The RNA shown here (c-di-GMP-I riboswitch aptamer) has 87 nucleotides and comes from Tepidibacillus fermentans. Lineage of the source: Bacteria > Bacillati > Bacillota > Bacilli > Tepidibacillus.
RNA sequence: AAUCAAUAAAGGCAAACUACUCGAAAGGGUAGGACGCAAAGCCAUGGGUCUAAGGUUCAUAUGAACGAUGAUUGCCAGGUUGCUGAU
Numbered sequence: 001a002a003u004c005a006a007u008a009a010a011g012g013c014a015a016a017c018u019a020c021u022c023g024a025a026a027g028g029g030u031a032g033g034a035c036g037c038a039a040a041g042c043c044a045u046g047g048g049u050c051u052a053a054g055g056u057u058c059a060u061a062u063g064a065a066c067g068a069u070g071a072u073u074g075c076c077a078g079g080u081u082g083c084u085g086a087u
Stems, first nucleotide, its partner, number of pairs: 002087004012037002017032006035074001041080003045077003048072003055066004
């Protein structure tokens, strides 16, 4: 340096749920809490999924449809950075 993640060691993150809060919502933040995770660190680049405010169309009754510029990295891939061990 590359590949791999068995076995250890030091650690790390934190699902659901609860409280408060931001947001139209999806969802996010903080605190508690641990389902799990070898990148469950970071990036929204490609795909998927979620929501549908503004907007467009239809209807005219308060509705329906379309639709990301919103969200999701703990959906997949890609890029990038890192601890330990083995080869």
Model confidence (mean pLDDT): 88 of 100.